[in-house]
RNA sequence: AACAGAGUAAAUGGGCGCGCGUCAAGUGCCGAAAGAACGGGGAGUUGUCUUUCGGACGAAAACUACGGUUGCGGUGCGCUCGUUGCAUCCCGCUGAA
Numbered sequence: 001a002a003c004a005g006a007g008u009a010a011a012u013g014g015g016c017g018c019g020c021g022u023c024a025a026g027u028g029c030c031g032a033a034a035g036a037a038c039g040g041g042g043a044g045u046u047g048u049c050u051u052u053c054g055g056a057c058g059a060a061a062a063c064u065a066c067g068g069u070u071g072c073g074g075u076g077c078g079c080u081c082g083u084u085g086c087a088u089c090c091c092g093c094u095g096a097a
Stems, first nucleotide, its partner, number of pairs: 003095003010084010020073003029055008040091004061070003
């Protein structure tokens, strides 16, 4: 040199806990703008995520001692267990001397 490999960003599912909505916000879908993250370093997308704005669609309530309770929502956050794996380019690290 060539070849092979490592890695805990992020996303997602289950469980538990605390909330929110059910007087419809949220989730999901489409468009625009801005921003962020993307194995150790640098760069970084047509991929990912967040925020704001606009658009279309749209829901499960029941009971009650009136204090609430049980449900429901592709509901939010946290903890935990599991799954997936951080495009691409250059350099570095390990096998390795």
Predicted 3D model of a 97-nucleotide RNA (THF (Tetrahydrofolate) riboswitch aptamer). It matches the Rfam family "THF (Tetrahydrofolate) riboswitch aptamer". About the family: Tetrahydrofolate (THF) riboswitch was first reported for Ames et al. as an RNA motif in 5' untranslated (5'-UTR)regions of folate transport and biosynthesis genes in Firmicutes genomes. Rfam links the family to the GO term tetrahydrofolate metabolic process. The model forms 82% of the base pairs in the Rfam consensus. It was read from a public genome assembly, where an Rfam model found it.